About this RNA
The RNA shown here (transfer RNA) has 74 nucleotides and comes from uncultured Ruminococcus sp. It matches the Rfam family "tRNA". About the family: Transfer RNA (tRNA) molecules are approximately 80 nucleotides in length. NCBI's taxonomy places the organism under Bacteria, Bacillati, Eubacteriales, Oscillospiraceae, Ruminococcus. The prediction has a mean pLDDT of 84. The sequence was found in a public genome assembly.
RNA sequence: GGGCAUUUAGCUCAGUAGGUGAGAGCAGUUGACUCAUAAUCAACAGGUCAUAGGUUCAAGUCCUAUAAUGCCCA
Numbered sequence: 001g002g003g004c005a006u007u008u009a010g011c012u013c014a015g016u017a018g019g020u021g022a023g024a025g026c027a028g029u030u031g032a033c034u035c036a037u038a039a040u041c042a043a044c045a046g047g048u049c050a051u052a053g054g055u056u057c058a059a060g061u062c063c064u065a066u067a068a069u070g071c072c073c074a
Stems, first nucleotide, its partner, number of pairs: 001073007010026004019057001028044005050066005
């Protein structure tokens, strides 16, 4: 330098032949239970879906550029 893949909650990930409430587990907070802790149960909070544009009535999902990470080639 070229190619490919990935980027969604603090962490690990799901969600694609675009379709209208953005989710799960773990972690966190609060409460219940307990003499107390753990475990268990319930509730809550947490996200500009990497960034910027574009297409569309509608984009996490399609297109382009950029960035980061990983792999391959040179």